[in-house]
RNA sequence: GGAGUCGGCCAGACAGUCGCGGCCCGUUUCGGCGGGCCGAGGAAAGUCCGGGCUCCACAGGGCACGGUGCCAGGUAACGCCUGGGCGGCGCGAGCCGACGGAAAGUGCAACAGAGAGCAGACCGCCGAACGGUGCCGCAAGGCGCGCGUGGCAAGGGUGAAACGGUGCGGUAAGAGCGCACCGCGAGUCCGGCAACGGACCGGCACGGCAAACCCCACCGGGAGCAAGGCCAAAUAGGGGCCCCAUGACGCGGCCCGCGUCGGGUCCGGGUAGGCCGCUCGAGCCCUGCGGUGACGCAGGGCCCAGAGGAAUGACUGUCCACGACAGAACCCGGCUUAUCGGCCGGCUCCGCCC
RNA sequence: GCUCCCAUCGUCUAGUGGUCCAGGACACCGGCCUCUCACGUCGGUAACAGGGGUUCGAACCCCCUUGGGAGCGCCA
Numbered sequence: 001g002g003a004g005u006c007g008g009c010c011a012g013a014c015a016g017u018c019g020c021g022g023c024c025c026g027u028u029u030c031g032g033c034g035g036g037c038c039g040a041g042g043a044a045a046g047u048c049c050g051g052g053c054u055c056c057a058c059a060g061g062g063c064a065c066g067g068u069g070c071c072a073g074g075u076a077a078c079g080c081c082u083g084g085g086c087g088g089c090g091c092g093a094g095c096c097g098a099c100g101g102a103a104a105g106u107g108c109a110a111c112a113g114a115g116a117g118c119a120g121a122c123c124g125c126c127g128a129a130c131g132g133u134g135c136c137g138c139a140a141g142g143c144g145c146g147c148g149u150g151g152c153a154a155g156g157g158u159g160a161a162a163c164g165g166u167g168c169g170g171u172a173a174g175a176g177c178g179c180a181c182c183g184c185g186a187g188u189c190c191g192g193c194a195a196c197g198g199a200c201c202g203g204c205a206c207g208g209c210a211a212a213c214c215c216c217a218c219c220g221g222g223a224g225c226a227a228g229g230c231c232a233a234a235u236a237g238g239g240g241c242c243c244c245a246u247g248a249c250g251c252g253g254c255c256c257g258c259g260u261c262g263g264g265u266c267c268g269g270g271u272a273g274g275c276c277g278c279u280c281g282a283g284c285c286c287u288g289c290g291g292u293g294a295c296g297c298a299g300g301g302c303c304c305a306g307a308g309g310a311a312u313g314a315c316u317g318u319c320c321a322c323g324a325c326a327g328a329a330c331c332c333g334g335c336u337u338a339u340c341g342g343c344c345g346g347c348u349c350c351g352c353c354c
Numbered sequence: 355g356c357u358c359c360c361a362u363c364g365u366c367u368a369g370u371g372g373u374c375c376a377g378g379a380c381a382c383c384g385g386c387c388u389c390u391c392a393c394g395u396c397g398g399u400a401a402c403a404g405g406g407g408u409u410c411g412a413a414c415c416c417c418c419u420u421g422g423g424a425g426c427g428c429c430a
Base pairs, nucleotide, nucleotide: 001350002349003348004347005346006345007344008343009342010341012319013318014317015316016315017314018313020039021038022037023036024035025034026033027032041325045336046335048334049333050332051331052330053224054223055222056221060256061255062254063253065220066219067218068217069216070084071083072082073081074080085099086097087096088095089094100215101214105213106212107209108208122156123155124152125151126150130148131147132145133144134143135142136141164182165181166180167179168178169177183204184202185201187200188199189198190197191196228276229275230274231273238267239266240265241264242263243262247261248260249259250258269429270428271427283302284301285300286299287298288297289296290295320323355426356425357424358423359422360421361420364380365379366378367377372410382398383397384396385395386394403419404418405417406416407415
């Protein structure tokens, strides 16, 4: 200097004028007026997970259903994060992985193919005892062929997949039949909390699919701020249908069980105003300590939207690298998706110079 | 805001791992029939919302995105 990788941060800047939402203070003739402070995001998004909060339910038990899925830790919790293991990619820094069980059982595999699961022989390779057959021989028999028949699965071929792979030996040809290496293993020992790894041993048996049913382990009561509470207003507290004590509802998965005694649905009618919930919180920043790390602990500092037709905008000037995706609606932790560009730091590889 | 559901020719739909380069009806296009049109008849065009994954194989199973739709106050 170039290429790359990981982590963190920013999201046009400054000044002026006008305007909008919330809170506080002052003033008021209650209509307002003046002043001060604050005012969107890293994703506010998708609503995919987890939790807080609120209401309902909750003696207990069983069966379902759903989710997660290597191991250990972090956390309020998680499907998240960190560290480790294994597998894959990369020269490397590093990145990616729905990564339990196919030796519990059931099931699936179209077409092709001989055979698709404890299989199979189409082409092929090998043999010649017997049957058959050709030639030679008077005969006994000999030499052939490989149709029947016997052995094999090396090679070809089909397929996504063909019952370990490569090599050597061996053999009539072959074959874990034997050996070496690799693979494999419900064996033994050692290391590790564990996942797993290493050494020895064994012998070739045990194919794939669980984002098929399923098995194993763990987790899960239901609903959601239109939750829920208070005040006010309003009224035809009506009608149809269904279920009704072996019932209905609570219990919105079901059963036993417990509680209550009516319940569900449609039509019609009325009303739709105000207050709380509402934002100070698993909060943010700095420093120190513990830990490989996620994170935790301690000290100090800070207050940072809270609307209810719903607020962030417009104009002017200057500058630059000319400005992406996008707008809170109970809150928080994650994941995922969208996103012009820029800054800082760690590390890796290549080239050159000293 | 919250909770759900759906997406296959232009329209309505069948299909629930292979027998599907996806079937049917209406519509559209062309031929035949007719003097012409309609009807009828024969043939044709035309789709799995997009992307990724699992599987030998995906419209179908899983994930993400996009688009569309439905329901939810109180009296009760």
Two RNAs folded together computationally: RNase P RNA and transfer RNA, 430 nucleotides in total. The coordinates come from a structure-prediction model, not an experiment, and the mean pLDDT is 80. It holds a member of the Rfam family "Bacterial RNase P class A". The family's RNA type in Rfam is ribozyme.